[in-house]
RNA sequence: GGGGCCGUAGUUCAGCUGGUAGAAUGCUUGACUGGCAGUCAAGAGGUCAGGGGUUCAAAUCCCCUCGGCUCCA
Numbered sequence: 001g002g003g004g005c006c007g008u009a010g011u012u013c014a015g016c017u018g019g020u021a022g023a024a025u026g027c028u029u030g031a032c033u034g035g036c037a038g039u040c041a042a043g044a045g046g047u048c049a050g051g052g053g054u055u056c057a058a059a060u061c062c063c064c065u066c067g068g069c070u071c072c073a
Stems, first nucleotide, its partner, number of pairs: 001072007010025004019056001027043006049065005
């Protein structure tokens, strides 16, 4: 320098054919308990890496950029 894969909640990751952004865990509050742990219930938490384009509508499709992994040279 060129090719491929990846980037989504604090963390680990789903998200199908473009149509309300989710799970587990962690965190907060409440109930149970003498307390801790644990269980149950509720809640907070998101620039879907950034920018542009297509579309009525984009995490999803297209282009560019940044970062990570990997292959070739």